[in-house]
RNA sequence: GCUCAGAGCGAACGUUCGCGGCGGGCCUAAUACAUGCAAGUCGAUCGAGAAAGGGCUUCGGCCCCAGUAAAGUGGCGAACGGGUGCGUAACACGUAGGCAACCUACCCUCGGGCGGGGGAUAACUCUCCGAAAGGAGUGCUAAUACCGCAUAAGACCACGACCACCACGGUGGACGUGGCAAAAGCUGGCCUCUGCAUGCAAGCUAGCACCUGAGGAUGGGCCUGCGGCUCAUCAGCUUGUUGGUGGGGUAAUGGCCUACCAAGGCGAAGACGGGUAGCUGGUCUGAGAGGAUGAUCAGCCACACUGGCACUGGAACACGGGCCAGACUCCUACGGGAGGCAGCAGUGGGGAAUCUUGGACAAUGGGCGCAAGCCUGAUCCAGCGACGCCGCGUGAGUGAUGAAGGCCCUCGGGUCGUAAAGCUUGUGGGGAGGGAAGAAAACCGGCAUCUCAAAUAGGGAUGCCGCUUGACGGUACCUCCUUAGCAAGCACCGGCUAACUCUGUGCCAGCAGCCGCGGUAAGACAGAGGGUGCAAACGUUGCUCGGAAUUACUGGGCGUAAAGGGCGCGUAGGCGGACCGUUAAGUCAGGUGUGAAAGCCCUGGGCUCAACCCGGGAACUGCAUUUGAAACUGGCGGUCUUGAGUGGUGGAGAGGGAAGCGGAAUUCCAGGUGUAGAGGUGAAAUUCGUAGAUAUCUGGAGGAACACCUGUGGCGAAGGCGGCUUCCUGGACACUAACUGACGCUGAGGCGCGAAAGCGUGGGGAGCAAACAGGAUUAGAUACCCUGGUAGUCCACGCCGUAAACGAUGAGUGCUAGGUGUCGCGGGUAUUGACUCCUGCGGUGCCGUAGCUAACGCGUUAAGCACUCCGCCUGGGGAGUACGGCCGCAAGGCUAAAACUCAAAGGAAUUGACGGGGGCCCGCACAAGCGGUGGAGCAUGUGGUUUAAUUCGACGCAACGCGCAGAACCUUACCCGGGCUAGAAAAUUGGAGAACUCGGUAGAAAUACCUUGGUGCCCGCAAGGGAGCUCUUGUCCAGGUGCUGCAUGGCUGUCGUCAGCUCGUGUCGUGAGAUGUUGGGUUAAGUCCCGCAACGAGCGCAACCCCUGUCCUUAGUUGCUACCAGUUCGGCUGAGCACUCUAAGGAGACUGCCGGCGUCAAGCCGGAGGAAGGUGGGGACGACGUCAAGUCCUCAUGGCCCUUAUGUCCGGGGCUACACACGUGCUACAAUGGCCGGUACAAAGCGUCGCGAACUCGCGAGGGUAAGCUAAUCGCAAAAAGCCGGCCUCAGUACGGAUUGCAGUCUGCAACUCGACUGCAUGAAGGCGGAAUCGCUAGUAAUCGCUGAUCAGCAGGCAGCGGUGAAUACGUUCCCGGGCCUUGUACACACCGCCCGUCACACCAUGGGAGUUGACUGCUCCAGAAGUGGCUGAGCUAACCCGCAAGGGAGGCAGGUCCCUAAGGAGU
Repeated sequence: GCUCAGAGCGAACGUUCGCGGCGGGCCUAAUACAUGCAAGUCGAUCGAGAAAGGGCUUCGGCCCCAGUAAAGUGGCGAACGGGUGCGUAACACGUAGGCAACCUACCCUCGGGCGGGGGAUAACUCUCCGAAAGGAGUGCUAAUACCGCAUAAGACCACGACCACCACGGUGGACGUGGCAAAAGCUGGCCUCUGCAUGCAAGCUAGCACCUGAGGAUGGGCCUGCGGCUCAUCAGCUUGUUGGUGGGGUAAUGGCCUACCAAGGCGAAGACGGGUAGCUGGUCUGAGAGGAUGAUCAGCCACACUGGCACUGGAACACGGGCCAGACUCCUACGGGAGGCAGCAGUGGGGAAUCUUGGACAAUGGGCGCAAGCCUGAUCCAGCGACGCCGCGUGAGUGAUGAAGGCCCUCGGGUCGUAAAGCUUGUGGGGAGGGAAGAAAACCGGCAUCUCAAAUAGGGAUGCCGCUUGACGGUACCUCCUUAGCAAGCACCGGCUAACUCUGUGCCAGCAGCCGCGGUAAGACAGAGGGUGCAAACGUUGCUCGGAAUUACUGGGCGUAAAGGGCGCGUAGGCGGACCGUUAAGUCAGGUGUGAAAGCCCUGGGCUCAACCCGGGAACUGCAUUUGAAACUGGCGGUCUUGAGUGGUGGAGAGGGAAGCGGAAUUCCAGGUGUAGAGGUGAAAUUCGUAGAUAUCUGGAGGAACACCUGUGGCGAAGGCGGCUUCCUGGACACUAACUGACGCUGAGGCGCGAAAGCGUGGGGAGCAAACAGGAUUAGAUACCCUGGUAGUCCACGCCGUAAACGAUGAGUGCUAGGUGUCGCGGGUAUUGACUCCUGCGGUGCCGUAGCUAACGCGUUAAGCACUCCGCCUGGGGAGUACGGCCGCAAGGCUAAAACUCAAAGGAAUUGACGGGGGCCCGCACAAGCGGUGGAGCAUGUGGUUUAAUUCGACGCAACGCGCAGAACCUUACCCGGGCUAGAAAAUUGGAGAACUCGGUAGAAAUACCUUGGUGCCCGCAAGGGAGCUCUUGUCCAGGUGCUGCAUGGCUGUCGUCAGCUCGUGUCGUGAGAUGUUGGGUUAAGUCCCGCAACGAGCGCAACCCCUGUCCUUAGUUGCUACCAGUUCGGCUGAGCACUCUAAGGAGACUGCCGGCGUCAAGCCGGAGGAAGGUGGGGACGACGUCAAGUCCUCAUGGCCCUUAUGUCCGGGGCUACACACGUGCUACAAUGGCCGGUACAAAGCGUCGCGAACUCGCGAGGGUAAGCUAAUCGCAAAAAGCCGGCCUCAGUACGGAUUGCAGUCUGCAACUCGACUGCAUGAAGGCGGAAUCGCUAGUAAUCGCUGAUCAGCAGGCAGCGGUGAAUACGUUCCCGGGCCUUGUACACACCGCCCGUCACACCAUGGGAGUUGACUGCUCCAGAAGUGGCUGAGCUAACCCGCAAGGGAGGCAGGUCCCUAAGGAGU
C1' cells in the first nucleotide's frame, strides 16, 4: 500500500413472505404531455336579466321558478398556498450589525373628515367581418368605475429664522408665510327634532365600507463585517472600469443610468479565468477533532417550454396574467389561430428504480363575504409497493420404545432429537355482536350583564342554555364462537469470521472481499446430512463515514524504507535578548442581546409496549455588545549589554582574480653515433624500420600538467582549489574589551554562483582520447586487449544549469559523560632554549556514556533533549513521462499529470543455499604408479526396432551380469486358442458319501462320461452323533502380479562412516535468531586441551560385539605324532596329548615408559620393550535430515476399478526376435607365452530325494557295478598359477578360439523354437585399441585356481575361499566431492536459482495523430421584434379653462422617429 469485520441509505436486484402501527416513495429526461381537477368570491357597488320545469288562463298571456342561473361593471384576492433545483461561487445563503438612505394592501390603536357637481362606458340593442379564435362599427345606461370644484387639522413642498443632538457630512423637533392634494356609499333599526304626515323621507342611530394624518404590528427592500467548493498546467485583470461634479431614475443609497473631469481600481491573504454546486437548520459517521451530505420536515434564494420586455398593483417583471422572438405540439376552410403539469392524479419516454386519473372540506389553515356560505389536489384521510423503523405471531407445557426415516460410521454406534407422534392450553387470522375519541364551534333561538343611543328598536362585547355538523368508518377498541388448525425463510460454515462431514467433479465445471481454492480422497466447486448467524425477512450490488495515526489541528514523517532544495545573497512573511512604564488588539472573567421552530440530549406525559406524538428543561461549543483583569504575546515610550556588529593587535591557509617566470617528462624537428630489428601481448598481429627505425648524444620547437613535499593536513558557501614570484582581493581564527545598542534568525518568490559533458565565435593543439579504422579474442565480439586516430581536453568571450552536486544527514540557537589523535592561535608551571606537562578558544578525525533508532548505526561535528524558519514525502509500475506553460542556438532543463495495471514495491537484519569470493582442512580427488574399459569375437543387461506377444519394474552419480541365488514345460505376470463361473485356495448352512482306488471312451490337455475294489478313527449297548476328507447346494463373499510408491507402513539406496545434528537452563536481541557449537592449538573424529556468558545434556564419533595376528589355561576324537613299540610303511596300529589343530575361556597395547617439541595442556615426533604401537588389520554398526529417490510385481495397506472376467484351469507360443546404439563382463591378440609329460603346496565349504571312493567300459562327455559317509572319520577333491624336463621361434602362427558341419553324452514327460557337455572337423575378427574413461595405497593392485547359494539340468554372473604377490604417493596449484570460519547476494522449488531486452500479433486502455464532429465562449461588425424612455405628433380627442356660439387652449391618443436591446447573421 491492498482487503475485511462496524454504522448508515429516498435505494436497486435475487430468494422468500402472516399481521399491525408510524413514516417514506422519479436521486435519471428542468424530457414531451391526452383527460379531469388545483383561485376564486362579493347582489350589503351597479345596470341589465333568462330558460327548462310547474301552475293558472278569457289562449292575448299571467304567476311560481326568480331578481335565481349565466354573463358584464366595480371591489378584494389572484405576488399567498402548492411544485422544482435549471441557473447561481453571488451579499445567493448563514451569522452579527446598519438604514440619519426606505416601503408596507388587508389588521390594530388614536385624531380629523366624508360637501356639492359633471362627463362617459361595458353589459344590452342593431349592423358587419371571420372557418375558428376573435373583432369592427352604431345606439342606450348605472355605480363604492372615472373627472373637476369646495373644505385642509395634520401630511407634503419652498422660503425665513429658533431649539436639541451629532460621527461635523448632517439629523430630529417646534414656529411663521406661501403653495399643493381628499372622500362613496351600502345595509339594518327608529321616529327625539323637520316634511309629507298610515307610514315613509330628510334626519337620527348602529354596523360595514370610504378619505386624511399619527403610531403600532406584520412583511419586505438596500448596505456592511465575518464564514463555508476545486484547479496556479488560469498570473496578471479592468474603460462605466475607480473616483468626482451636474443631471436622470427608484419607495430608497449607489456608475443603477447619462454628460463632463481626473486616472484610477483589483491581485500571490489568489484578482481574472475554467470546472462543479441552490445555501442553511440539520442528516450520516466518528471517542472526539473531523469527514461526507443537504431526500422527507423547517427558513431563505432561484426558476416556471427557451430568450427578451414591460403593464397592472402596496408588493410581480408575475407557474395555472400580457406582448415579442425561437423551438416544439395541436386545430384550420391554408387566410389564420391555440398551447405550456418543475400544482394533484395520470400517460409516453428515459432508467437498476419510485404509487391512485381515490374520498372529503369533518378537522387545521387560506381567499372572498356583514353573514349564511362558496372555493380550496393547501390540508385531512384512504389506496399501492416489506422501501424504512417499531411491535406481535407462526406456539407453549408435558412427552424416551431415544420410534420410523435421513445422514455419518472405526459397524460398536453417533446424530437430526423432546424434535415428532400422544395429552393439556393462550395471541394473530376468520365469523358474529356491541362500538368510540377526533366536535370546538360559527350560525340561529332564548336569557343575563355592560355599552352606543331619545329608546324597553336595533347593533356591539361577554357569559350561560338550547339546536346543528364525521371524509376516515361500522375503523380503533370490547365481548363471544372456531380449529394446532391458516402463518419461515434467507445467507453462510478454508483463514480473517460463529459454524464439518459424506458424495460427485478432476486446473474441468466452477468459487473468490483479500489471501487464495480446483490437476482422483477438495472442511474453499456442486449436491446432501449436520451446524452457525439473522429472522418477515435474508443476502448481493452501489454510495458515505469509520477502522486509516495511509494527509497526522488533536495525531506522522524525510542518513539507508517515499521524502533536505547543488550552494549562497536576500525581498515579503514568520519568529525573536534583559529591565521599567503605559496601552488593552490578542488572551482571560462576568453581564446583556441573539443563536427561529423542529431535530439531538434530559425529564414528565399520551397511544396496551415500542416506533411515533405532546409538554417542560437543558444545550446550540457562535456572533455582537458591554464591564473588568493586566501575568503572557502584540503596540507605544524609556533604559541596558549578554545576541549581533565595529575598532585595535597577530599569525595560518592548494580561498579567488591577473601578470610573469621555472625545471622534469612526452612528442616532433635538425644533426651525430650505430644496425636490424623495434613495438606490443596471455600469446600474437595490425603498426614503425635497410628511404636507417628502436637505442644513444647534442641542439631546437611547441603544448599541457606541475613528481618528491602530500598527511583520516589546510582553505572555500557549494562546485572546487596543489610548481615559483609579484600585484589586486574575499573569508575564517586567536587575543584585546574602546564603540554601536537587538541593529538578530530563517527565508516563499527573486538574484547570483554552480564539476564533467555539451553548444556558439575565434585561437591553440604536445600528450591523452568518445566517434571511426585496422589487428587480435570469440560461436559471434558493433566489447574487454593491441596499433592508429578526429571532435574534445587548453585559452578568450558567450551559453547550458545538470550529477551518487553525498555526510545520500537544510539553516540557526541553547542544553546534555568522557577518552584519544591532529591543524591554527593564546595562557600557565618549569627551563638558557627547544621538547614535555596543565589549560582556553576555533577547526578536523577515531572510540564511546546516557539517550535515540525498525535495525544498521548516531552519539558536544547527534540521527540525543528543545525552540524558530524554510524545503520536501504520502504504495509499485505507467513517469520525472505526455499535454500546457516558462527557459535554451540546440541538446535539453524547470514545472508536472491521467487512463490503465499490479498485491505488492521497499528498508534493515536473520538462517540457509550459492559464488569462474577469501582463509583453513580432508578423501585413490588430483598428482605419482600398476592394471583395465573405449577397438575385436562372444556372454549378459538396457535403449531402439520388430512382433499376436516380445509381461512388468529400475533411468546421472545412486537404472543398465539391477529385481532374476539360475524363463525348454512349470516359473509367467505377456500373446493365441480351448474351458469354468460361489469359482484354483479360504469361511459358513443344508444334503449325500468314508477317504481312497483299478480300468475304459472322447479330447492337444484342462475336462466330461462310464466302471472296479473299499470301509477305517473317536464316543456309544444299539440307533446314531462327532473329527477329517470328497461331491453337491445356498449365503456373507472369494479372487485380481488391475491403477495410484505423488494416499501409506515396512524395507532399501544416496549424500556418508562425512563429523556433524540438537536440547534444557541462563544470557543477549523488539524479533527472526544468536550464544553454547565461535576463537587458539590438536585429532581420523564437535577427538581432546586451553580460553570464553555461558553451564550442562542428548543423538552421532570412539569404545563395548564378531573375525584375524602372539601367548596361556582347559579339553584330546573323527584331529596331531616329538618320544617308545609294532607295521602291509599309509598316524596304519598300540601308545601319547608335548606340538599342529580344533573351540571355549583368559592374558596382552594403555602414548603405560624414556628423550625432544608443545602453553607446566591436549597432543605430536623419535626411541626402548613387544607377536603387535599410537584406531594393529578387517567386519557388523549409518546422527538430524535430503532426494514427493526406489518398491502397491516380496509382504502389509487406504482409495479407485473388474466380477460368466482385469478372476481361474489347460495346450501352444513369447519373455531367447535383430539393421542398430550403450553399459557390465569373459576370452584374446601371444614367448613373463602356447603345447606335452612329470611333480608339489591350500583355505573355506557342501553332501542321504545326496556326495559317491575303488574296480571296470568308453578317445571323451559319460556308462556299469558298488564300498563308505547323516560327515575334523566317507565323498565331492584334480587345486591352479608354481617347480622340473621337452617341443614351438614371431608367423594371423602349434597365438586366438568365434562360427559352422557331423557324431555323441547327461538331465528331464519333453532339449525344434530354446540346455549344458564331449569327440572329430572347420579355424572368423583380433597384432594391445580415437576422443574419452574406470579401479586400486599392502597381503592391497595384479594374477591363479577352489567352493557355495539358486538348481532336474544350465554361470563367463553373484557370494565366499585361499595361492603367488608388486609399483608409487614430490605434493595440494588444478579437476571432483566434502567439513569449518568469513564475505557478497535482487537466490529460499535455494545458481539446473533469479532475471533483462528485441522481435512476431493485436489496438482494449492511455499519449501522439492527417483530420472530422458536437457543446460552451472572447472580440469586431451587420441586423433589429416586442417594449420602457426621449423627441415629434400636421391625424384623432367626452369631463377642465376661455367663449353666447362657432371655435380655441390645456391635457391625452394613434402614428412617426431616436437611444437601448433578444433572437438571427458574418468575420476572427

This is a predicted structure of a 1468-nucleotide RNA (small-subunit ribosomal RNA) from an uncultured prokaryote. Model confidence (mean pLDDT): 83 of 100. It matches the Rfam family "Bacterial small subunit ribosomal RNA".